A computed fold for a 587-nucleotide part of an RNA from an Acidobacteriota bacterium, annotated as large-subunit ribosomal RNA, domain I.
Rfam family: Bacterial large subunit ribosomal RNA.
[in-house]
Context: one part of a larger RNA
RNA sequence: GGCGUACGGUGAAUGCCUUGGUGUCAGGAGCCGAUGAAGGGCGUAGUAGGCCACGAUAAGCCUCGGGAAGCCGCGAACAGGCUAAUCCGGGGAUGCCCGAAUGGGGAAACCCGGCGUGCUAAAUGCGCGUCAUCCGUGCGUGAACACAUAGCGUACGGAGGGGAACCGGGGGAACUGAACCAUCUUAGUACCCCGAGGAGAAUAAAGCAACCGCGAGUCCCCUAGUAGUGGCGAGCGAACGGGGAUCAGCCCAAACCUGCUUGAGGUGUUGCCUGCGGGCUUACUCAAGUGGGGGUCGUGGGACGACCACGGAGGACCGCAGACCUCCAACGGAGUUACAAAUCCAUACUUUAGCAGAUAGAGUGCUGGAAAGCACCGCCAUAGAGGGUAACAGCCCCGUAUGCGAAAAGGUGUGGACUCCGGGUAUGUUCCCAAGUACCACGGGACACGAGAAACCCUGUGGGAAUUCGGGGGGACCACCCUCCAAGGCUAAAUACUCCUGAUGACCGAUAGUGAACCAGUACCGUGAGGGAAAGGUGAAAAGCACCCCAGGCGGGGAGUGAAAUAGAACCUGAAACCGUAUGCCU
Numbered sequence: 001g002g003c004g005u006a007c008g009g010u011g012a013a014u015g016c017c018u019u020g021g022u023g024u025c026a027g028g029a030g031c032c033g034a035u036g037a038a039g040g041g042c043g044u045a046g047u048a049g050g051c052c053a054c055g056a057u058a059a060g061c062c063u064c065g066g067g068a069a070g071c072c073g074c075g076a077a078c079a080g081g082c083u084a085a086u087c088c089g090g091g092g093a094u095g096c097c098c099g100a101a102u103g104g105g106g107a108a109a110c111c112c113g114g115c116g117u118g119c120u121a122a123a124u125g126c127g128c129g130u131c132a133u134c135c136g137u138g139c140g141u142g143a144a145c146a147c148a149u150a151g152c153g154u155a156c157g158g159a160g161g162g163g164a165a166c167c168g169g170g171g172g173a174a175c176u177g178a179a180c181c182a183u184c185u186u187a188g189u190a191c192c193c194c195g196a197g198g199a200g201a202a203u204a205a206a207g208c209a210a211c212c213g214c215g216a217g218u219c220c221c222c223u224a225g226u227a228g229u230g231g232c233g234a235g236c237g238a239a240c241g242g243g244g245a246u247c248a249g250c251c252c253a254a255a256c257c258u259g260c261u262u263g264a265g266g267u268g269u270u271g272c273c274u275g276c277g278g279g280c281u282u283a284c285u286c287a288a289g290u291g292g293g294g295g296u297c298g299u300g301g302g303a304c305g306a307c308c309a310c311g312g313a314g315g316a317c318c319g320c321a322g323a324c325c326u327c328c329a330a331c332g333g334a335g336u337u338a339c340a341a342a343u344c345c346a347u348a349c350u351u352u353a354g355c356a357g358a359u360a361g362a363g364u365g366c367u368g369g370a371a372a373g374c375a376c377c378g379c380c381a382u383a384g385a386g387g388g389u390a391a392c393a394g395c396c397c398c399g400u401a402u403g404c405g406a407a408a409a410g411g412u413g414u415g416g417a418c419u420c421c422g423g424g425u426a427u428g429u430u431c432c433c434a435a436g437u438a439c440c441a442c443g444g445g446a447c448a449c450g451a452g453a454a455a456c457c458c459u460g461u462g463g464g465a466a467u468u469c470g471g472g473g474g475g476a477c478c479a480c481c482c483u484c485c486a487a488g489g490c491u492a493a494a495u496a497c498u499c500c501u502g503a504u505g506a507c508c509g510a511u512a513g514u515g516a517a518c519c520a521g522u523a524c525c526g527u528g529a530g531g532g533a534a535a536g537g538u539g540a541a542a543a544g545c546a547c548c549c550c551a552g553g554c555g556g557g558g559a560g561u562g563a564a565a566u567a568g569a570a571c572c573u574g575a576a577a578c579c580g581u582a583u584g585c586c587u
Base pairs, nucleotide, nucleotide: 001586002585003584004583005582006581007580008579009578015572016537017536020508021507022505023504024503025502026501027500029498030497031162032161039098040097041096042055043054044053046078047077050074051073061092062091063090064089065088066087070082071081072080103112104111105110113131114130115129116128117127118126119125133159134158135157136156137155138154139153140152141151166197167195168194169193170192171191177184181231207214208213218245219244220243221242222241228236229235249490250489251488256293257292258291259290260289261288262287263286264285265284271280272279273322274321275320276319277318278317298468300433301432302431303430304428305427306425307424308423311328312327313326314325315324331422332421333420334419335418343417344416345415346414347413348412349411350410351409352408354404355403356402361377363376364375365374366373378395379394380384386398387397388396439463440462441461442460443459444458445457449475470485471484472483473482474481524531525530544571547558548557549556550555
């Protein structure tokens, strides 16, 4: 030195464990913000660095409930306290500074003001309140320029910013695939911007269908990888119809009547509901604007006339008659998410704390450090789900089955108060029924559909209708036939998502599972956008080694604790590489 054996060191694999993750299902809930959010900075404890909680009333204050013998968070200790307390839930108060940040400024958490008011003898000091901008409405004021308008001022109301994913809209790639690549595909995806909300969007046929019929839109399953489309390549890819989920329908514009404002005409027999008689007249007519009534449809609808029906009271310039309008009653209907809108009461269920819960073994013996194990004997069970307890417990503890519970705040349903609405017709040479619209041409886009025979839908440019004897559609176009009524608007539910809770898993078990089981979006890296870790386990219980010895310290040897200390905190198990000590054999 090599090979082997034994015992160690180092090292962290493996095994076992789980506080943490993750998928699915179900249920509930779903916006916050100038009444200052989300998110932060700085503070607050007797001793207090970090986390949590809270805000100068500062690990808290008030109140109403729950609940209980302990409590002063994670956190031990000392000191000192508390006791219908601590703790849990509802409501309220306080809530520094920054941040949309909003009095002005600013290198966020800082600096500097105006006005009013209080303190004060007074103050340049201190406290409190208030002062941003934009939009809308009302009022006031008011230029060039006479009226007016712009502008300015003021009061009231609103907005601004944030939000994981989900939703609508405006913009919008490329890698890639086509075995190259250009149309095409990836894909209207990623990404950017705007907007909305607990959902959003869509939605009440100018729709489909096919000569039969259906009857808003949304979502799911089929139809169907079909019909089509496609350098007919790669690919893309419907609808009708059927079955389900959920169901809900409405309001305007216009015609016509009428109030008001402005402008024009206008002393006349026009007008004052009609007839007769009397009386009155800045009334009346037209145009524009604005408010109220009316009205909303496709077996076309409505207005205005015509005709039929209609309980009571009141109204106008006067009297009589008729008609008209308003109110009330009766009857009927409806309603707070659209269809008009506000609030209250009662009641049931429910959410936000909780409670009872087997008089079922502190059974006997054995092993053991420990009994829940084994043996024997009992008991409960609408409870033998699960977890804990010194090993494996229905009967030890928490629970479980089952049953019960709210002063306060919220949600849902029902009923009531309350509020709103309510004649008909097979009638007509009258009026209305959404215009730079429909439609056409050209250029694009979007439709499963790439210009194609290419309709339908959207629209950049140009042209440019009609009002029911009208207009759109039925995949070029025409006729017949059928069907529907555009150019205004609103609309719940079933649907999407998950920062919540619960249940569950032939899901993971610390190089796995979230990046994060641990003080993690931390440490650290980067000018920045951004990137982004590692790191779990003593023991049943700290009983965490008093005391002695070596020693500067670390560390170690005894003693003691413990079942175990080769479980001693660099702590369960403790593989291998690697490094030793001892020894056998070989050289």

Taxonomically the source falls in Acidobacteriota (Bacteria, Pseudomonadati).